Small-subunit ribosomal RNA, 5' domain from an uncultured Bacteroidales bacterium, 527 nucleotides, folded computationally.
Context: one part of a larger RNA
C1' cells in the first nucleotide's frame, strides 16, 4: 500500500446499488411458512336459492315469521387423488469417492411430460364419514349399525414384459440383440365429448453405482487389520458387490507414511501480488451433509422425511396425578452470549412452484417497501468580482511590519439540493369474463370487460430563497505540514528511532499549515 460480512472514537446532507448472529448445530412466547381438487366419492355441519306446509298482515294475490325438504349453487369435516422428497435454513458432523474433473454400467431405477402399440370384460367382500352407545380431565379411544368411489380384491383377456432350452448374429470380457417353443402376470367406472386409466418399448429429465487423478497439519503417532482380503454357494437389492450369512483358504494396507491423534463442509470464486505464488470459502451459483440428541423403519417414481410415524435420552409445558403435549440450522420477534449484526411490515402485480378442465386457492419462494455510514459509486454543503490588504486573532527585530486572507463585509449571478406545487410513462405481456365473425369442433381474429403492493414511486414543469448542510486525523525523522504561551523525567506521548530534569517544532492549549473528505482515524485479520 491494498482488502474486509468487521468492531470502537469523533463527526454527519442526499440518492443508487449490493450487504447485514463471523460468539451460544444455546433455549425459545406469539403470529405465518403447504397446499389444492365437488369434473373421483358418499353426503349436508355452516351460508344462499328454490319447493311444500303452517301463522299473521292485509292492498285477495302478495310481504313476513316458522317448520320440513341435498331439488339447486356451494361447502366445514371424512374417503379418496396429486403434491408434501421442490422450494427456503444450516455447517454439526465429514480428511471421505464427500468434493473437483475425466471414463465406465453388456450391472441400475425413472412420477409428471413426449412419441410408438395394444387393451379397458365379468364379478365380490369392506371401510371412514353419518347414527347409536361407552371410556377419559384432556389428548384421544372402544363397541355396534349402515353406506359410496378413479378405494380395495377375485376372476378372463397377453399387443408384450419376466423366466428356461435350441439356432442366427454381434462385442475388449462376463454377455448383448434377433427369431421359435414351454410356463407366469394387468385394468376404472364414466361421459354427448374432451379426456382418463392399464400394460410394453423408446425418448426426456432426475437419481444411483464403480473406477483413474487430485484435495490441510503431526513420526515428540510406525505397525494397524478377524468379515478382516480373497474364493464357492445362497440370501438381500433398482442394481454390482463381504452388503449379509454358511464354509474354504490366509491373506490385505503400510516410510511413495498405513493406522492413529488435530483441525476442516468442497467447488466456481474472492483478496493480494508483475508474475509465481501466498490467504480465504460471507453473500451470488453447484455439489454434499444435517434438522433437540441417538436409533430405525412405512408409504411412495423419489425419503431412511426441517413444518410425518415409531422407539430411546435430555429438556420444557398442561394434567383431575392416572396421563398427555412440544421441536424457528423456514420469516418476523424474544431471552442469553457476544466488540458486533435489521421490522412480531406489504402484495400475490410480476416471475416461479402446488393442486385444478377452468375460474382460481395457498405460497415469509419471490417482488416490494422499513432500520443501519456497514461497503462502492455518484451528487451536494454555492459560482464570479471585491484591497480601506478592514475589524479581531496570533506573531515579530513593536509608533511599524508579518499572517489569517479574496477569507469576510459588499455588488451581481445559479438553483443540483431542500420546501411548495402541478404533469406523470413504463414493469402489463398474457390471461380472465361476456359478445361476435372467420374456417371448421377449437383455433384465429374483432369489441367490450377486468387486472399494480412498490406508489401517484421514478421522472419532467413552476414557484421561493445561498437559502437547509464539513468534519476528522497529522505537523520531531521516517512522513506532507511551525510558531508562541503552559509544564519542568511531573503530566504525558509513542508505530520504530525515542521525547519530558525551565527557552520541549515530540506532553497539554493556542494561531497557523498538510493529508482525506461524509468521512476521518483507531484496533482486529489477510497478502
Nucleotide at each position: 500500500g491494498g482488502a474486509u460480512g468487521a468492531a470502537c472514537g469523533c463527526u454527519a446532507g442526499c440518492g443508487a446499488c449490493a450487504g447485514g448472529c463471523c460468539u451460544a448445530a444455546c433455549a425459545c412466547a406469539u403470529g405465518c411458512a403447504a397446499g389444492u381438487c365437488g369434473a373421483g366419492g358418499g353426503g349436508c355441519a355452516g351460508c344462499a336459492u328454490g319447493g311444500u306446509c303452517a301463522a299473521a298482515g292485509c292492498u285477495u294475490g302478495c310481504u313476513u315469521u316458522g317448520a320440513c325438504u341435498g331439488a339447486u349453487g356451494g361447502c366445514g369435516a371424512c374417503c379418496g387423488g396429486c403434491g408434501c422428497a421442490c422450494g427456503g435454513g444450516u455447517g454439526c458432523g465429514u480428511a471421505a469417492c464427500a468434493g473437483g474433473u475425466g471414463u465406465g454400467c453388456a450391472a441400475u431405477c425413472u412420477g409428471u411430460c413426449c412419441a410408438u402399440a395394444a387393451u379397458c370384460g365379468g364379478g365380490g367382500a369392506a371401510u371412514a364419514g353419518c347414527c347409536c352407545g361407552g371410556c377419559g380431565a384432556a389428548a384421544g379411544c372402544c363397541g355396534g349399525a349402515u353406506u359410496a368411489a378413479c378405494g380395495c380384491u377375485c376372476c378372463a383377456u397377453g399387443u408384450g414384459a419376466g423366466u428356461a432350452a435350441c439356432c442366427a448374429c454381434c462385442g475388449c470380457a462376463u454377455g448383448a440383440u434377433g427369431g421359435u417353443u414351454a410356463u407366469u402376470u394387468g385394468a376404472a367406472a364414466c361421459g354427448c365429448a374432451a379426456g382418463g386409466a392399464u400394460u410394453a418399448u423408446g425418448g426426456u429429465u432426475g437419481a444411483g453405482c464403480a473406477c483413474g487423478c487430485u484435495u490441510c497439519u503431526g513420526a515428540u503417532u510406525a505397525g494397524g487389520u478377524a468379515g478382516u482380503u480373497g474364493g464357492u454357494g445362497a440370501g438381500g437389492u433398482a442394481a454390482c458387490g463381504g452388503c449379509u450369512c454358511a464354509c474354504c483358504a490366509a491373506g490385505c494396507c503400510g516410510a511413495c507414511g498405513a493406522u492413529c491423534a488435530g483441525u476442516a463442509g468442497g467447488g466456481g470464486u474472492u483478496c493480494u501480488g508483475a508474475g509465481a505464488g501466498g490467504a480465504a470459502g460471507g453473500u451470488c451459483c453447484c455439489c454434499c451433509a444435517c434438522a433437540u440428541u441417538g436409533g430405525a423403519a412405512c408409504u411412495g417414481a423419489g425419503a431412511c422425511a426441517c413444518g410425518g410415524u415409531c422407539c430411546a435420552a435430555a429438556c420444557u409445558c398442561c394434567u383431575a396425578c392416572g396421563g398427555g403435549a412440544g421441536g424457528c440450522a423456514g420469516c418476523a420477534g424474544u431471552g442469553a452470549g457476544g466488540a458486533a449484526u435489521a421490522u412480531u411490515g406489504g402484495u400475490c402485480a410480476a416471475u416461479g412452484g402446488a393442486c385444478g378442465a377452468g375460474a382460481g386457492u395457498c405460497u415469509g419462494a419471490a417482488c416490494c417497501a422499513g432500520c443501519c455510514a456497514a461497503g462502492u459509486c455518484g451528487c451536494g454543503u454555492g459560482a464570479a468580482g471585491g484591497a480601506a490588504g478592514a475589524c479581531g486573532g496570533u506573531u515579530c527585530u513593536a509608533u511599524g511590519g508579518a499572517u489569517u486572507g479574496u477569507a469576510a463585509a459588499c455588488u451581481u449571478c445559479u438553483u443540483u439540493u431542500g420546501u411548495c406545487u402541478g404533469a406523470g410513462g413504463g414493469u402489463a405481456a398474457a390471461g380472465u369474463u361476456a359478445g361476435g365473425u372467420a374456417c371448421g369442433u377449437g383455433u384465429a381474429c374483432c369489441u367490450a370487460u377486468u387486472g399494480g403492493a412498490a406508489a401517484g414511486u421514478a421522472u419532467c414543469g413552476g414557484a421561493c430563497g445561498a437559502a437547509u448542510a464539513a468534519g476528522c486525523a497529522u505537523c520531531g525523522g521516517c512522513u506532507a505540514a511551525c510558531u508562541c504561551c503552559g509544564u519542568g523525567c511531573c503530566a504525558g506521548c509513542a508505530g520504530c528511532c525515542g521525547c519530558g530534569g525551565u527557552a520541549a517544532u515530540a506532553c497539554g492549549g493556542a494561531g497557523g499549515a498538510u493529508g482525506c473528505g461524509a468521512g476521518c482515524g483507531u484496533u482486529a485479520u489477510c497478502c
The coordinates come from a structure-prediction model, not an experiment, and the mean pLDDT is 82. The sequence was found in a public genome assembly. Its Rfam family is "Bacterial small subunit ribosomal RNA".